[in-house]
A computed fold for a 317-nucleotide part of an RNA from a bacterium, annotated as large-subunit ribosomal RNA, domain IV. Its Rfam family is "Bacterial large subunit ribosomal RNA". The full RNA is in RNAcentral, with records from ENA.
Context: one part of a larger RNA
C1' cells in the first nucleotide's frame, strides 16, 4: 500500500456529475389515528402518537391498583427510512445468455382490413398439414395501446377499391397486295386494312391508405398590436388540446416561486429555428431496481483524518 469490516469529538451532503456508498428510522406485535387525490376498488403498514419485562393483590378473565430489576423488557434471530413536485410508460409481465431492463416489446381495448368454408393466409414440387376437428361473437393481417374528454381539414401525388363508354395494346385470327421460283399446278417469304385480355390512359370512392395541412402588403383617436381589409397560391392551408416541451437552435428567453446564492427544478407566458390530434393529440388514481428536483430524518460522501481486527502484498526462516 490492497480487500473485507469495526468504532470516531465537533459540524451534518459542505462530498460529488449525482447522497454513489454507507448510517439511520420503523420493525408482516398491541392500540389510536391517518391527507391531497381517486377509475371509490384504492391511495395506507399512508405521515403520525403511544405501549410493551418481572413480581404481588383484586378480579373467572379481559384488565386495574401497587411494586422490582436491568444499559437495554417487539430482551435473541429474522423483519420497510419517510415525504413533497414533475416527466414518461396505464398496469402485473418482457428483453440486448456475456458493458443497456429502459420511456424499449408486449399486454386488454380500439380501429382498419381480407377470409363464406376445398375460407383467407402460411408450409410444401407434390401429396399433403396449419389455420380447425374451429365458421363472422370465427380466423388472418396492418396500426394504435387501460380509462377519460377527444380525434379537426386535404383524394392533387402515391397507393387501395370500384367501374367500363373511349384511347392504347402481346400472341393469336384475318389475308387487301409483293417478291422468289414454275410452261402450269404449286410451293414458299412477306405482309395493309380490319379483330384482339389483363394492365396502363380514364371517371369515381378512400386518409385509425403511404402522407400533407401557405406567403407577402395594409389598416384602430399616444405607442403597440391588429378582431378586419387586398393580393399571389395551394388539393387543402394545422382546428380542439398542448407548448423554451424526452420537441427551443438564438437560450442560463422573460417573469414568478424555491436558495444566502439556482445554465437543473416547479408555475406561467408564446416570435412553436422545427408540438399537434390511432406514425394518435390532451388529461390521468393505481403501479415502477424508471428519469429529473425538493425536504425531513439520517451518517466517515466531506471538512479532514485517525486508530483498531482479519486477510493478502511485503520482509525473515
Nucleotide at each position: 500500500c490492497c480487500c473485507u469490516c469495526g468504532u470516531u469529538a465537533a459540524g451534518g451532503a459542505a462530498c460529488u456529475c449525482g447522497g454513489c456508498a454507507a448510517u439511520a428510522c420503523a420493525g408482516c406485535g398491541a392500540g389510536c389515528g391517518u391527507a391531497a387525490c381517486u377509475u371509490c376498488g384504492g391511495g395506507a403498514u399512508a405521515u403520525g402518537c403511544u405501549c410493551u419485562g418481572c413480581c404481588u393483590c383484586a378480579g373467572u378473565a379481559a384488565u386495574g391498583a401497587g411494586g422490582c430489576c436491568g444499559c437495554a423488557g417487539c430482551g435473541a434471530a429474522a423483519g420497510a427510512g419517510a415525504u413533497c413536485a414533475a416527466g414518461c410508460a396505464a398496469c402485473u409481465g418482457u428483453u440486448u445468455a456475456u458493458c443497456a431492463a429502459a420511456a424499449a416489446c408486449a399486454c386488454a381495448g380500439g380501429u382498419c382490413u381480407g377470409u363464406g368454408c376445398u375460407a383467407a393466409a402460411u408450409c410444401g414440387u407434390a401429396a399433403g398439414a396449419u389455420g380447425a376437428c374451429g365458421u363472422a361473437u370465427a380466423c388472418g393481417g396492418a396500426c394504435u395501446g387501460a380509462c377519460g374528454c377527444c380525434u379537426g381539414c386535404c383524394c392533387a401525388g402515391u397507393g387501395c377499391u370500384g367501374g367500363a363508354a373511349g384511347g392504347u395494346u402481346a400472341a393469336g385470327a384475318g389475308g387487301a397486295g409483293a417478291g422468289g421460283u414454275u410452261c402450269a399446278c404449286g410451293c414458299u417469304u412477306u405482309g395493309a386494312a380490319u379483330u384482339g385480355a389483363a394492365g396502363c390512359c380514364c371517371c369515381a370512392g378512400u386518409a385509425a391508405a403511404c402522407g400533407g395541412c401557405g406567403g407577402c402588403c395594409g389598416u384602430a383617436a399616444c405607442u403597440a398590436u391588429a378582431a378586419c381589409g387586398g393580393u399571389c397560391c395551394u388539393a387543402a392551408g394545422g382546428u380542439a388540446g398542448c407548448g423554451a416541451a424526452a420537441u427551443u437552435c438564438c437560450u442560463u428567453g422573460u417573469c414568478g416561486g424555491g436558495u444566502a446564492a439556482g445554465u437543473u427544478c416547479c408555475g406561467a407566458c408564446c416570435c412553436g429555428c422545427a408540438c399537434g390530434a390511432a406514425u394518435g393529440g390532451c388529461g390521468u388514481a393505481a403501479u415502477g431496481g424508471u428519469u429529473u428536483g425538493a425536504u425531513c430524518a439520517c451518517u466517515g460522501u466531506c471538512u479532514c483524518a485517525a486508530c483498531g481486527a482479519g486477510g493478502g502484498a511485503c520482509c525473515c526462516a
Its mean pLDDT, the model's own confidence on a scale to 100, is 82.